Background
This is a predicted structure of a 129-nucleotide RNA (c-di-AMP riboswitch aptamer (ydaO/yuaA leader)) from a soil metagenome. The RNAcentral record of the sequence draws on MGnify. Rfam family: c-di-AMP riboswitch aptamer (ydaO/yuaA leader). Rfam links the family to the GO terms regulation of gene expression and cyclic-di-AMP binding.
This record gives sequence, structure tokens and C1' cells, in this order.
RNA sequence: CGCCGAAUCCCAUCCAGACAAACGGAUGGGAGCGGGGGAACCAGCAUUUGGGGCGAACCCACCUAAGUGGGGGCGCAGGCUCCUUUAGCGCCAGCCCGACAGCUAACCCCGUAGGCCUGCGAAGGAGGA
Repeated sequence: CGCCGAAUCCCAUCCAGACAAACGGAUGGGAGCGGGGGAACCAGCAUUUGGGGCGAACCCACCUAAGUGGGGGCGCAGGCUCCUUUAGCGCCAGCCCGACAGCUAACCCCGUAGGCCUGCGAAGGAGGA
């Protein structure tokens, strides 16, 4: 330069810095993006075998386990973005709520982190420049 991810941008005040500005830190506010709760109608049969949420991170078989295999899901590579197919490589974790939540208009609440480096594969289509 780019990549995973919602995790970006703007403003105000204070601190620091300082000729001044920029950069940086703290506290707030807003926009955008993301998530949860929450009627009617509809759906629904369960509440110790507890239940549920974020996320691609699930299902089945073998196995004491580790792990292996199959199916499925996700991510990555150039003149820019998106869709489909294909070959290659990688991932399928982790965390949270706390007895409790289907969908759900109005309404209410929360997050805006963290971590990295694909090899310069191929075909078709759409848009834009």
C1' cells in the first nucleotide's frame, strides 16, 4: 500500500506541546455503520436434558481421547467496485447474559474494539471512471 472486522468520520472543552499550527491524551456530543430488547397479526410447543445472545466458526460418522474423514459455512490475491463459476491457500474459534427474551410498528438500550500480511490464479457478466 493493503487484509479480517460494525468498529469510520466530524465537532466542542480541557491538558500537553508550542513562536504559531499540526500530531497526541482526557471528557462529552453528533453523523454513519453494527447489534439487542420490545405489540397486534402470524408462528409455536416447550422452561435442569435449563434457556438465550454476538460471531463464518455448524452438522454427521469413526474414535477412550487427541484427532481423522465427509457435508456445509467464512476469508484471501490489482487499472476501480459488485455478482457467479472454477483452481489454490487459510479459518470453522472465542466471549457474553444470568432463570430470562419467537416474529415484532411505536419506543428503549448497547458497541464503534482488537488483530494481521494474500501472492502477484483463471473465466463470464454488470456498473462506474